[in-house]
RNA sequence: AACGAUAAAUCGCAAACCUGCCAAAAGACAGGGACGCAAAGCCAUGGGUCUAAAUCUGGUUUCACUCCAGCCAUGACCGCCAGGCUGCCGAA
Numbered sequence: 001a002a003c004g005a006u007a008a009a010u011c012g013c014a015a016a017c018c019u020g021c022c023a024a025a026a027g028a029c030a031g032g033g034a035c036g037c038a039a040a041g042c043c044a045u046g047g048g049u050c051u052a053a054a055u056c057u058g059g060u061u062u063c064a065c066u067c068c069a070g071c072c073a074u075g076a077c078c079g080c081c082a083g084g085c086u087g088c089c090g091a092a
Stems, first nucleotide, its partner, number of pairs: 012037002017032004022027001035079001041085003045082003048077003056070004
């Protein structure tokens, strides 16, 4: 000097919850707020989980609308796991 794991240090992010707003919902965004995180930075690539509007099917209805139920991601979750890319410090 380079690589490098942990401790420490300087930082960073921000769960639940509350308020506003978007969405059918899951959930996202903003503000407050901190459960935690060494990648709790980014990517939906592979699993997994969540929601089910629309469509379809069945029931309800004289019929239709309505209502109820079922199937179903093209929707969502990277703070579920794995993978890819990038990053701070650098004792013993």